This is a predicted structure of a 74-nucleotide RNA (transfer RNA) from Cohnella nanjingensis. The RNAcentral record of the sequence draws on Rfam. It matches the Rfam family "tRNA". It is annotated as a transfer RNA. RNAcentral records the identical sequence in 3 taxa.
RNA sequence: CGGGACGUAGCACAGUCUGGUAGCGCGCACCCUUGGGGUGGGUGAGGUCGUGGGUUCGAAUCCCGCCGUUCCGA
Numbered sequence: 001c002g003g004g005a006c007g008u009a010g011c012a013c014a015g016u017c018u019g020g021u022a023g024c025g026c027g028c029a030c031c032c033u034u035g036g037g038g039u040g041g042g043u044g045a046g047g048u049c050g051u052g053g054g055u056u057c058g059a060a061u062c063c064c065g066c067c068g069u070u071c072c073g074a
Stems, first nucleotide, its partner, number of pairs: 001073007010026002013023001020057001028044005050066005
């Protein structure tokens, strides 16, 4: 320098193809259960979906640039 993949909650990820309410597990807070704890059950909080634009009634999703991680090639 060229090409590919990835970036979504504290952590690991799904959702993208086919645009239409942002989710699951773990973790965290509270409650129930216990003599107390663990286990189990319930409720809840937590997100500018890497970033800047574009298209659209509507973008995590489509298009373009940039940044970061990683792989392949030179």
The coordinates come from a structure-prediction model, not an experiment, and the mean pLDDT is 83.